[in-house]
RNA sequence: UGGGUCGACCGGGCGAUCGCAGGUGGCUUAGACCACCUGAGGAAAGUCCGCGCUCCACAGAGCACGGUGCCGGGUAACACCCGGGUGGGGAGACCCGCGGAAAGGACCACAGAAAAGAACCGCCUGGUCGAUGGGUUUUGGCGAAGGGUUCCUUUGCCAUUGAUCUCACUCGACCAGGUAAGGGUGAAAAGGUGGUGUAAGAGACCACCGGCGUUGGCAGUGAUGUCGGCGGCCCGGCAACCCCCAUCGGGAGCAAGGCCAAGCAGGAGCGAAGUCCGUUUACGGACGGGAGGCUGCUCGUCUUCCUUGAGCUCCGGGUAGGUCGCACGAGCCUCACGGUAACGUGAGAGCCGAGAUAGAUGAUCGCUCAGAUCGUUGCCUGAAGGAUGAAGGGUUCACACUGCAAUUACGUCAGACUAGCCUAGCGGUUUGGCAAUGAGUGAGCCCGUAAACCGAAGGUAGCUUUCGGACAGAACGCGGCUUAUAGGUCGAGCCACAGU
RNA sequence: GGGCGCGUAGCUCAGCUGGUUAGAGCGCACGGUUCACAUCCGUGAGGUCGAGGGUUCGAGUCCCCCCGCGCCCACCA
Numbered sequence: 001u002g003g004g005u006c007g008a009c010c011g012g013g014c015g016a017u018c019g020c021a022g023g024u025g026g027c028u029u030a031g032a033c034c035a036c037c038u039g040a041g042g043a044a045a046g047u048c049c050g051c052g053c054u055c056c057a058c059a060g061a062g063c064a065c066g067g068u069g070c071c072g073g074g075u076a077a078c079a080c081c082c083g084g085g086u087g088g089g090g091a092g093a094c095c096c097g098c099g100g101a102a103a104g105g106a107c108c109a110c111a112g113a114a115a116a117g118a119a120c121c122g123c124c125u126g127g128u129c130g131a132u133g134g135g136u137u138u139u140g141g142c143g144a145a146g147g148g149u150u151c152c153u154u155u156g157c158c159a160u161u162g163a164u165c166u167c168a169c170u171c172g173a174c175c176a177g178g179u180a181a182g183g184g185u186g187a188a189a190a191g192g193u194g195g196u197g198u199a200a201g202a203g204a205c206c207a208c209c210g211g212c213g214u215u216g217g218c219a220g221u222g223a224u225g226u227c228g229g230c231g232g233c234c235c236g237g238c239a240a241c242c243c244c245c246a247u248c249g250g251g252a253g254c255a256a257g258g259c260c261a262a263g264c265a266g267g268a269g270c271g272a273a274g275u276c277c278g279u280u281u282a283c284g285g286a287c288g289g290g291a292g293g294c295u296g297c298u299c300g301u302c303u304u305c306c307u308u309g310a311g312c313u314c315c316g317g318g319u320a321g322g323u324c325g326c327a328c329g330a331g332c333c334u335c336a337c338g339g340u341a342a343c344g345u346g347a348g349a350g351c352c353g354a355g356a357u358a359g360a361u362g363a364u365c366g367c368u369c370a371g372a373u374c375g376u377u378g379c380c381u382g383a384a385g386g387a388u389g390a391a392g393g394g395u396u397c398a399c400a401c402u403g404c405a406a407u408u409a410c411g412u413c414a415g416a417c418u419a420g421c422c423u424a425g426c427g428g429u430u431u432g433g434c435a436a437u438g439a440g441u442g443a444g445c446c447c448g449u450a451a452a453c454c455g456a457a458g459g460u461a462g463c464u465u466u467c468g469g470a471c472a473g474a475a476c477g478c479g480g481c482u483u484a485u486a487g488g489u490c491g492a493g494c495c496a497c498a499g500u
Numbered sequence: 501g502g503g504c505g506c507g508u509a510g511c512u513c514a515g516c517u518g519g520u521u522a523g524a525g526c527g528c529a530c531g532g533u534u535c536a537c538a539u540c541c542g543u544g545a546g547g548u549c550g551a552g553g554g555u556u557c558g559a560g561u562c563c564c565c566c567c568g569c570g571c572c573c574a575c576c577a
Base pairs, nucleotide, nucleotide: 001496002495003494005492006491007490008489009488010487012368013367014366015365016364017363018362020039021038022037023036024035025034026033041471045482046481048480049479050478051477052476053253054252055251056250060299061298062297063296065249066248067247068246069245070084071083072082073081074080085098086097087096088095089094099244100243104242105241107237108236120183121182122179123178124177125176126175127174128173129172130171131170132168133167134166135165137163138162139159140158141157142156143155144154145153146152147151191209192208193207194206195205196204210234211233212231213230214229215228216227217226218225219224257324258323259322260321266315267314268313269312270311274287275286276285277284278283279282288306289305290304291303292302293301317576318575319574331351332350333348334347335346336345337344338343371467372466375463376462377461378460379459380458381457385454386453392447393446394445395444396443397442398441399440401438411434412433413432414431415430416429417428418427501573502572503571504570505569506568507567510526511525512524513523519557528544529543530542531541532540550566552564553563554562
C1' cells in the first nucleotide's frame, strides 16, 4: 500500500419563526390564557423466546401435549450470554455445527441381484447331458496284398455321426453348492493397504492404519483427553419421522384486572336426588348428586347449588365516560473489589430520562460538518498507439439517444384529385413550401504539429454547480433473539507485496 | 395493543405418511360440428406452489425467518 476477519460506537449539528403533548407555577368560579421545564429508537418493528405484573380459591400430583438438548458457569428466566470440549471449513485472523441409530418401530422413490445381514454378471468345485477332437474294443459289406484254396492274417474305404467304452489346461446348457476379490446401479453397497492362504475367495489368518465395544491407570467439577490391556466386534442413512434419555413448562393475557359514574328489557335452551344427625324451626355438619375452576383425561382439592332452580350456552338490550393499573425500575452514571469472562458485590447526601388514548414528539427557512455529483486548475502515475502523421481542427457517412420533429418529418400550411347522384367537412393519395440541421460513438478523407514529447484513464489537493440525511417511530414494563438500516468513526488480529 | 388463521394456473379449489412430469372445474387459444352463433367434441398453452435460508439423496409438504391478506376481542345488567 492492497485485500480480508472480528468487535464496539455514531447515525447529523447550530439558530430563527409558527405549532403539538405532558408536568409545575401564575391568574381565574371554571374553561381559556401566560411563563418555565421535558418530549422516540438501536432497532420503538416482527411478536419468535423468556420473565415481572394481574385474574382464574391454592397453583397440587400423574398421564397426555409442547419446548430445550456436548460440558461447566452467569441470570429473575431463556431457545440468550460467557468460558471450555469436540468435528468440519479456511493459507490465516476467524467462521459453522453438536444428546442417543449397539432399546425398538417406520421409511429409503427411480435404478439395481440386493436398501440391511445382499449372489445378477463374474470366479471356483461337484454332477448330468451335449458338441468338437483324440484313443480303445468290436460288427457287417467292398477292395488290395500275402499265405493258401468253400478258409485265415494284415491293411484301406464305407455304414444309422455303424455301435460301445473312455480321455481332455477345450466349449456350451442345466442342477447342487462355495465365494463379498472384480463389474455394473445408486445419494448411499457391508473397514483400508500389503501379505499368507485357498478349488476360487474372504478378518479365514497375519502386520500396519482407522473406527467401535469393554476394562484399568493418570489429568480434569465435567464434556473430554492421554497411556495401556482384552475382543476381529467392523455394526448403512434418517430422530427439523415416531421414539429413548435428561430437563423445563398450570391457563389466559393490560381490550389482564380494581374502583366510580351513566343507561337498558328481557327471552330461549341444557339442567340435579336427596338421606341422616344436632339444636335457638331456620341454620350448621356428614354422605350423595349437579355445575364451575379459561387446551384434553384421571385423581386430589376448592367454590356454589340441590326444584323458591345455581351454573353454562345462545339471541336480544344499554354504554362507547372517568380513574387506578402507568412510569423509582431485575433503572442509569462514576468509582472500588471479586471473577479469564459473562456477571456479581459494595459505596456515592450522584441522576430522574416520554406517558398519549384515535393516539403529541411536527412544518418552513438560514448557516454548516460528513457524503454524492457537474465543471475547471495544479501535481503525481501513465496503457494501447504515434513522421506509415498520435493529440487538435475541418468535412462526409453510419449507428443508437433526446425531442412533436434531427432533413426522405409520422408535424404544419397551401393547391389538386378522391365516395356506384351532387356539394361541404373529416379521412386518404399526391405536388410544393416552412422548419432546431442538437450533442455522443465509430469509420473514411483533408489540414497540421509533436519525441527526457503527446496520450485515454486513475489518484490527490484547491475552487465551484447541483443534490442532500438510511431504516424507521413508543401504547403496561423489562431481558434476549431475528429482521431492516444511506453513510461514517474507533479498536484488535490475519494474509500478500514493497522499503528500512 | 393482543390472539388466531390463510397464501398452489387468470378465477375457485384438490394435492394423503416427503418420491420421479403438481392436478380438477370454469376461463383462454386453435381445430371440428353449424348457413352463422351458442351448446357440444377434440387438442394445446398457461405455475419459480407468496419470498429467502436450512434438514434430507430428494421439499408444495418438515424446521426457521420475512412479506401480504383476512377474522376475533371492551364494559354494564
Overview
The prediction has a mean pLDDT of 75. Predicted 3D model of RNase P RNA and transfer RNA as a complex of 577 nucleotides. It holds a member of the Rfam family "Bacterial RNase P class A". It is annotated as a ribozyme.